This is a predicted structure of a 93-nucleotide RNA (c-di-GMP-I riboswitch aptamer) from a Gemmatimonadota bacterium. The prediction has a mean pLDDT of 88. The model forms 100% of the base pairs in the Rfam consensus. Lineage of the source: Bacteria > Pseudomonadati > Gemmatimonadota. The sequence was found by an Rfam model in a public genome assembly.
RNA sequence: GAGCGACAAAGGCAAACCCGGCGAAAGCCGGCGACGCAAAGCUAUCGAGGCUAAAGCGCACGCCACACGCGCCAUGCUAGUCGAGCAGCCGAC
Numbered sequence: 001g002a003g004c005g006a007c008a009a010a011g012g013c014a015a016a017c018c019c020g021g022c023g024a025a026a027g028c029c030g031g032c033g034a035c036g037c038a039a040a041g042c043u044a045u046c047g048a049g050g051c052u053a054a055a056g057c058g059c060a061c062g063c064c065a066c067a068c069g070c071g072c073c074a075u076g077c078u079a080g081u082c083g084a085g086c087a088g089c090c091g092a093c
Base pairs, nucleotide, nucleotide: 003093004091005090012037013036018031019030020029021028022027035080041086042085043084046083047082048081049078050077051076056072057071058070059069
């Protein structure tokens, strides 16, 4: 240096529930709390997947418009779904 990840050490992150806030929702932020994580650090303007559907478009409601309903749709999310890229702590083997 590259690999690898120890019943090691130092330190780190924090699922669910609950509370408060933001949001149409998915979800996010803060608090509480630890299911787990060797990248559970960053990139969603790297690719794939997943979630949501406000606006928009279409359908339906005898006709028109609105509301409601149904379908499509990301420009909204997800890095704790996977791959990729970038950068990083420790050192048994």